[in-house]
Context: one part of a larger RNA
RNA sequence: GCCGGUGAGUUAAUGUAUGCGGCGAGGUUAAGCGCACGAGGCGCGGAGCCGUAGCGAAAGCGAGUCCUAACCGGCGAAUGAGUCGCAUGCAUUAGACCCGAAGCCGAGUGAUCUACCCAUGUCCAGGAUAAAGCGCGUGUAACAGUGCGUGGAGGUCCGAACCCACCAGAGUUGAAAAUCUGGGGGAUGAGGUGUGGGUAGGGGUGAAAGGCCAAUCAAACUCGGAGAUAGCUGGUUCUCCUCGAAAUAGCUUUAGGGCUAGCCUCCCGGAUUGAGUAACGGCGGUAGAGCACUGAAUGGGCUAGGGGCCCUACCAGGCUACCAAACCCAAUCAAACUCCGAAUUCCGUUUACUUGUAUCGGGGGAGUGAGGCUGUGUGGGAUAAGCUUCAUAGCCGAGAGGGAAAGAACCCAGACCGCCAGCUAAGGUCCCCAAGUUCAGGCUAAGUGCGUUAAGGAUGUGAGAUUACCGAGACAACUGGGAUGUUGGCUUAGAAGCAGCCACCAUUUAAAGAGUGCGUAACAGCUCACCAGUCAAGUGACCUUGCGCCGAUAAUAAUCGGGACUCAAGCCUGAUACCGAAGCUGCGGGAUCGACGCGGGCUACGGCUCGCUCGAUCGGUAGAGGAGCGUUCCAUUGUGGAGCGAAGCUCCGUCGCGAGACGGGGUGGACCGGAUGGAAGUGACUAUGCCGGC
Repeated sequence: GCCGGUGAGUUAAUGUAUGCGGCGAGGUUAAGCGCACGAGGCGCGGAGCCGUAGCGAAAGCGAGUCCUAACCGGCGAAUGAGUCGCAUGCAUUAGACCCGAAGCCGAGUGAUCUACCCAUGUCCAGGAUAAAGCGCGUGUAACAGUGCGUGGAGGUCCGAACCCACCAGAGUUGAAAAUCUGGGGGAUGAGGUGUGGGUAGGGGUGAAAGGCCAAUCAAACUCGGAGAUAGCUGGUUCUCCUCGAAAUAGCUUUAGGGCUAGCCUCCCGGAUUGAGUAACGGCGGUAGAGCACUGAAUGGGCUAGGGGCCCUACCAGGCUACCAAACCCAAUCAAACUCCGAAUUCCGUUUACUUGUAUCGGGGGAGUGAGGCUGUGUGGGAUAAGCUUCAUAGCCGAGAGGGAAAGAACCCAGACCGCCAGCUAAGGUCCCCAAGUUCAGGCUAAGUGCGUUAAGGAUGUGAGAUUACCGAGACAACUGGGAUGUUGGCUUAGAAGCAGCCACCAUUUAAAGAGUGCGUAACAGCUCACCAGUCAAGUGACCUUGCGCCGAUAAUAAUCGGGACUCAAGCCUGAUACCGAAGCUGCGGGAUCGACGCGGGCUACGGCUCGCUCGAUCGGUAGAGGAGCGUUCCAUUGUGGAGCGAAGCUCCGUCGCGAGACGGGGUGGACCGGAUGGAAGUGACUAUGCCGGC
């Protein structure tokens, strides 16, 4: 890993609700006993329990009673159904659907590992260094000191055994659950080691690391309390049918858990109850707008107050391109401003129409109480987030199908089943790929586009508008002119059109600035404005708008889904046909609910049930309700089956929506069905389940 087996809502008591049954103002026995005994048997047993009357703390009274002097008032009666059993749902108490802790407590077992201690043994090649002491010499008044020798101290030095484990490498399903290799440290000491003994679990031991106490240690191991507890995770086994949620509110040592409500389901009961649209009647202060209030805020005017300057002995006075209240004019802003004020929404109506129980009440059972995305309106954030908090609508959740290449939520559209039938939606119609290489008119040349953005930039190109010049010759180009006073004045070393400042006149002219740019140290030089000629028809400026261009940068070649596309297979406008879904239609079938109509059967006359017809409905997670299939055993039953071949296994056929059932062949070799009821160790793919085989 595969296969097979096994594996999870049980049982008891009590309560409550529903269904069925017995009896009924009553119902019922418990323990126990008797008889029987192949029995979920028959009988006795009325103790007790529930109900039939309540009120009061109670005495007590009683259709009343309590409080009270009494009334009022409270609770009852008037208005009577219970009780026992069986089944099922649910709750409570129990392990209570199953598996799963880390842990807590008790009683014991451990110091053959290891920590420390006690007793008694044992081990440490070789070499080096040379303390004290001592001897001799020297020295001293004597000491001290000093030289040589002797001596052999030391948690002394080098280094094997032995002990340790600092570094690196290897090993890492190892040779090994801690090792190997090469280096390294200690090696007469607080040394190593043998044997025997001691200390025990909140305890020991610890040169202290929370270390060690038998591969286990922030409290060992074994058994027990024990099925500890687990608001947590996982798992929870056959079929079909109907309905179908929630991820919200309040409270919660509460926030991933609960309780109540909301929303779902089932049963019972009751009102012209509910919902939508229209009309009508109301509530309101949002959007917008406004500045009348509260504030904010710009410019101007006017003008208190203040500042500055002038004047001044004081008092005063004058000026003000300064600050500025109030007021005036103009123009603004506001969630916590409003003189105003919608659309929607909301509430109501003896109205109308539509729907047809969708509504309300009571009761049984839930689940949910992590939500998410998109559009719209706000808050937080940065007018960030696949962000976050609300509101509102839709969808996903719990929704399949078609489209968007792919894609929970976007667009279209809500899947009962079948069909080799038809029509459409979104979206599409050159090929991949179903359907137009359709029609008409424009635009784009950028492969723009189908297929990314801005500020900004540009004689791209289409459409429209305004304006200027122009056969008295425009615009462009070419030829020629572009002068004189004058080097204007000033400034300056210089300043001559052209560093800078001031002025910007006049003359000759067809025209020519006291000069547009380049240039010179300054001149010079080139050029422009301006004019003439040549040429011959349009030329310029600006605005609005369509489609394009640049701006445009990401990591392994690129790409619109691809191929590929240019009067398009791109973009805009219009037209027409077709394709396209589980939508709609057609045909056939099934189920649920309802209806009246018809028919059949049963009836304790309430009704139940079957068939036809008609109408509506049938996506679905949590979950509620309904109807069934199958397994094992038991009771009753049958003219039951079976060596003329049971069960089981296997292949095939038929039937049933399905769980499954029946029949036939083979195998097998001894038991096994049907019907009606009953009882459960009653259904397996998943729990890193458990056991076994391979």

A computed fold for a 694-nucleotide part of an RNA from a Candidatus Eiseniibacteriota bacterium, annotated as large-subunit ribosomal RNA, domain II. Lineage of the source: Bacteria > Bacteria candidate phyla > Candidatus Eiseniibacteriota.